[in-house]
Molecule: RNase P RNA; transfer RNA
Organism: Alphaproteobacteria bacterium
């Protein structure tokens, strides 16, 4: 200096002309001015969680969702901090059978309860696949067909009774012994995940639970098109008031009610008979629920930045300071100019940069729709830390 | 805006408590036939919308994207 990961931070600035949307003032309007006006993710809609509305007398057990290593932060979480383990890298140290263990350190990532509660499954190969075999193989014996021992070698499989060694033995094996692994493990350290360990066991208690399950813990359900309110025209429901009103029975409250026939409509081509529902006319008045439309919910909030206490931290306390997007067929946009940070080119300095000076280009992903805390996902470019690698100088 | 579904062979669809992917039609090859259709016999054609993890293995199982669809107002 270059190129490469990681993590943060930022992700253009002033004017001027048009143009939009809230607010405010002026105006009878029309308009007119004056302030404001998107994001780190506004996005996906993956979690929590306020707000509402609807259920609901408490509690407890059952299904079904959901999360899972331990302790804290938090309103609240599947987020965030810190710690344990496991794996990976990278430097350092130690060992020896020189490429592999082992410690230590940094640093990076883990859907990380339990498969000796209990069921399930493991294709194909392969002799044998889960309280399991003998194919080749070894050893003994033999009526040479084969029978019994055997789990050292081969061979198959992701996955086959822990590795090396001596002894043993027919020939083999934890069958013995030594080291290393592995289990249990008195007592120690740690709030706790855990870690270390005297000591004991020759050690058929693999995988899978993002298989059913166990187990511990959390959960009523829905969503702002939630929901609250004002409400117009038609049509419809109830009230009252006049006018009208086919016949004929009862009732009494003496002008209404009730029933029966008439009418009228309907019983799924049509029509006729029987049968069954349902209807009582018209005007104005007024009341209530509703539908178009409107108003709220709608932005001062778990708000943001300093100082300073506590705390490893995350994150909290106390003071100050400081913040008008708020649309509803949905506003925040265009266009020209100067400017910046960068890239290409060329041209002056220079061994070569840096620098200076023309010209040219030139800013990504992306857009509120009740609101916050998170995850995740897109993102040109610059800058800052930190590691590796490479080049040069000293 | 909010809630749910679906993506598998050119086309409509199985298969979904894991074990290596089919069926119809369509396409191509061949018989039949003067010929074509129609029939019969055959064959090819998929990294199951994309990537990651779980597992010995994943169209299936979890997780993030992408895409395409539905449905939601109040009263009666």
């Nucleotide at each position: 200096c270059c190129a490469g990961a990681a993590g943060g931070u930022u992700g253009g600035a002033u004017g001027a002309c048009c143009g939009c949307g809230u607010g405010c003032a002026u105006g009878c309007a029309a308009a007119u001015g004056c302030c404001c006006g998107a994001g780190g993710a506004a996005a996906g809609u993956c979690c929590g969680g306020g707000c509402u509305u609807c259920a609901c007398g408490g509690g407890a057990a059952c299904a079904c969702g959901g999360u899972g290593c331990c302790g804290g932060a938090u309103a609240a979480c599947g987020u965030c901090c810190g710690g344990g383990c496991g794996c990976g890298a990278a430097a350092c140290g130690g060992g020896c059978u020189u490429g592999c263990c082992c410690g230590u350190u940094u640093u990076g990532u883990g859907a990380c309860g339990g498969c000796c509660a209990g069921u399930g499954c493991a294709a194909c190969a392969g002799a044998g696949a889960a309280c399991a075999u003998a194919c080749c193989g070894c050893c003994u014996c033999u009526u040479c067909g084969g029978a019994g021992g055997u789990a050292a070698g081969g061979g198959u499989g992701a996955a086959a009774a822990g590795g090396u060694g001596c002894g043993g033995u027919a020939a083999g094996a934890g069958c013995g012994c030594a080291c290393c692994g592995c289990c249990a493990g008195a007592c120690c350290g740690g709030u706790a995940a855990c870690g270390g360990g005297a000591u004991g066991g020759g050690c058929a208690u693999g995988g899978u639970a993002a298989a059913c399950c166990c187990c511990a813990c959390c959960g009523g359900a829905a969503g702002c098109a939630a929901g609250a309110c004002c409400a117009a025209a038609u049509a419809g429901g109830g009230a009252a008031a006049a006018c009208a009103c086919g016949c004929a029975a009862a009732g009494c409250u003496u002008g209404c009610u009730u029933u029966g026939c008439a009418c009228g409509g309907c019983c799924c081509g049509u029509u006729u008979c029987c049968g069954g529902c349902c209807g009582c006319g018209u005007u104005u008045u007024c009341c209530g629920g509703g539908u178009c439309g409107g108003u709220c919910g709608c932005c001062a909030g778990a708000g943001g930045c300093g100082u300073c206490a506590g705390g490893u931290a995350a994150c909290u306390g106390c003071c100050g300071c400081c913040c008008g997007a708020g649309a509803u067929g949905a506003a925040u946009g265009g266009u020209c100019a100067u400017c910046c940070a960068g890239g290409c080119g060329g041209g002056g300095a220079u061994c070569a940069a840096a620098c200076c000076c023309c010209g040219u280009u030139g800013g990504a992903c992306a857009g509120a729709a009740c609101c916050c805390g998170g995850c995740u996902u897109a993102c040109a470019g610059a800058c800052c830390u930190u590691c590796u690698g490479g080049c040069c100088c000293u | 805006g909010a809630u749910c579904g679906c993506u598998u062979a050119g086309c409509u669809c199985a298969g979904c408590c894991g074990g290596u992917a089919g069926a119809g039609c369509a396409a191509c090859u061949g018989a039949c036939u003067u010929u074509u259709a129609a029939u019969c016999a055959g064959u090819a054609g998929g990294u199951c919308g994309a990537g990651a993890g779980u597992u010995c293995g994943a169209a299936u199982c979890u997780c993030u994207c992408a895409g395409c669809g539905a449905u939601c107002a109040c009263c009666a």